[in-house]
Context: one part of a larger RNA
């Protein structure tokens, strides 16, 4: 220099992003304890006093000696209640700075945010507002259910049966969840449109029997026609789902407007117009875990406040189960404030132990 610690004058958070770390509370009795509350709670709320020894009187309690009475003689019943214990409670007195005398052993309030809560998690930088969760919705599933794993047999599911099972999204509780089905996806739905294997077989080509014509000439050769059969082509026309159509459905994915003008001071604009959509954001909330201009403006708190708590609304860009607004309890969360304490600090300073390094 460093580590782990102990102590401190005055002052007390000036430290510092933040009171981080430290320090203050602290165990048992008694007394009191407020908003708010979901009547349980909030509560150990806050706040206040009390504790050693030592004598001494009371009370409740357990144990029961000794003595007495009774009789239906017993291991019988009743009284009496000393000693001894346990406990709660009064009074006098002593000793120390100090009595839960060492160890152990909550600091505490108010306000907001978030998430209803006990739980769960990044084994090794994250414990949280993240996950779960009880609640609710929606939707599949009638049992050989739906999901799922598996090529399969089979298993789970379930040795359950719509109060049950699976998926999805919300996420106690209270008040509630608006408009909008045009686009996507779902469910329905069958008139008509488009469609595939297949199904049907027209047509048409090949060969060819025959046959016609020319030349050659008793054989035969070139060219044309060409029926069945056979081979190949395969046209109309009949074909389901699905698409296209037609309805329905947002606690399905998702979406929820623009310009203008206008009231006898100004300002603003219930009103009016006028474009546009599938329809133009309702309740509630709002500069918020959302607000960019921003340190918006006011108010409060402070001598002095980008942070904090109340409003205002001009929401760049909240909004209703990707839920909206409240909310008692809760929390090693998060933000501000305040009391207490304190070497964080002003300002640093001594000790203890120990570890490194230097010299011997």
């Nucleotide at each position: 220099u460093c580590c782990u610690c102990g102590u401190u004058a005055a002052g007390g958070a000036a430290c510092u992003c933040g009171g981080c770390a430290a320090a203050u509370u602290g165990a048992c009795c008694c007394c009191g304890u407020a908003a708010c509350u979901u009547c349980g709670g909030g509560a150990g709320a806050a706040g206040g006093g009390g504790u050693g020894c030592c004598c001494u009187g009371g009370g409740a309690u357990g144990u029961g000696a000794u003595u007495c009475c009774c009789c239906u003689u017993g291991c019988g019943g009743g009284a009496u209640g000393a000693g001894c214990g346990u406990u709660c409670u009064g009074g006098g007195g002593u000793c120390g700075c100090a009595g839960u005398g060492a160890c152990c052993a909550g600091g505490c309030c108010c306000a907001a945010g978030c998430g209803a809560c006990u739980g769960u998690u990044u084994a090794c930088u994250a414990a949280a507002a993240a996950c779960a969760c009880a609640u609710g919705u929606c939707u599949c599933u009638g049992c050989g259910a739906a999901g799922u794993c598996g090529u399969a047999a089979g298993a789970c599911g379930c040795c359950g049966u719509a109060u049950a099972g699976g998926g999805a999204c919300u996420g106690a509780c209270a008040c509630c969840u608006g408009c909008c089905c045009g686009g996507u996806g779902c469910c329905g739905g069958a008139a008509g449109g488009u469609u595939a294997a297949g199904g049907g077989g027209a047509u048409c080509u090949g060969u060819u029997a025959u046959u016609c014509u020319g030349c050659u000439u008793u054989g035969g050769c070139a060219g044309g026609a060409g029926a069945a059969g056979c081979a190949g082509u395969g046209a109309a026309c009949c074909g389901a789902a699905g698409c296209c159509c037609c309805g329905g459905u947002a606690a399905a994915c998702g979406g929820c407007g623009g310009c203008c003008g206008u009231a006898a001071c100004u300002a603003u604009a219930a009103c009016g117009g006028u474009c546009c959509u599938a329809a133009g954001g309702u309740a509630g909330c709002g500069a918020a875990a959302u607000u960019c201009c921003u340190u918006g403006u006011c108010g409060g708190g402070u001598a002095a406040g980008u942070u904090c708590c109340g409003a205002c609304c001009u929401g760049c860009a909240c909004g209703a189960a990707u839920g909206g607004u409240g909310u008692a309890a809760c929390g090693a969360c998060u933000u501000g404030g305040g009391c207490g304490c304190u070497g964080u600090c002003u300002c640093a300073a001594c000790g203890a132990g120990g570890a490194u390094c230097u010299c011997g």
Predicted 3D model of a 360-nucleotide part of an RNA (large-subunit ribosomal RNA, domain IV) from Calditrichota bacterium LG24. The RNAcentral record of the full RNA draws on ENA. NCBI's taxonomy places the organism under Bacteria, Pseudomonadati, Calditrichota.